[in-house]
Molecule: transfer RNA
Organism: Clostridia bacterium
RNA sequence: GGAGACGUAGCUCAGCUGGUUAGAGCGCUUGCUUGACAUGCAAGAGGUCAUAGGUUCGAGUCCUACCGCCUCCA
Numbered sequence: 001g002g003a004g005a006c007g008u009a010g011c012u013c014a015g016c017u018g019g020u021u022a023g024a025g026c027g028c029u030u031g032c033u034u035g036a037c038a039u040g041c042a043a044g045a046g047g048u049c050a051u052a053g054g055u056u057c058g059a060g061u062c063c064u065a066c067c068g069c070c071u072c073c074a
Stems, first nucleotide, its partner, number of pairs: 001073004006068002010026004019057001028044005051065004
């Protein structure tokens, strides 16, 4: 330099052929339970869907550019 895959919550990841309001597990906070912990139960917080544009009535999803990272080729 060329090709391909990936980027969504603090972490690991789902998200179908574009369609109401973006989710799960773990973790975190609060409450209940306990003499106190752990376990269990209930509730809650936490997201510019890497970034910037475009298409569309509507984009995490499609298109373009760019950044990061991984793999392969040279």